């Protein structure tokens, strides 16, 4: 330099093809059991890599960028 593959909560990651309230696992904060801890069980906080197109409507399609990984040179 070119090809492919990913980038969504603090972390690890589904969705994405086939647009239509962004979830589930731990984490953290409150509450309830317990004498206390551990555990356990209830609730909430947190989030689409940036930028532009398309569209009523974009995490998803489409361009351009930037980061990781991986192959080729």
């Nucleotide at each position: 330099g070119g090809g492919c593959c990913g980038g969504u909560a603090g972390u690890a990651u589904a969705g994405c093809c086939u647009g239509g309230c962004a979830g589930a696992a731990u984490u953290c904060g409150c509450c309830c059991a317990u004498g206390g801890c551990a555990u356990g069980g209830g609730u909430g906080g947190g989030g689409c890599c940036c930028g532009g197109g398309u569209u009523c409507a974009a995490a998803u399609c489409c361009c351009g960028g930037c980061c990781g990984g991986u192959c080729c040179a």
Model confidence (mean pLDDT): 85 of 100. This is a predicted structure of a 73-nucleotide RNA (transfer RNA) from an uncultured archaeon.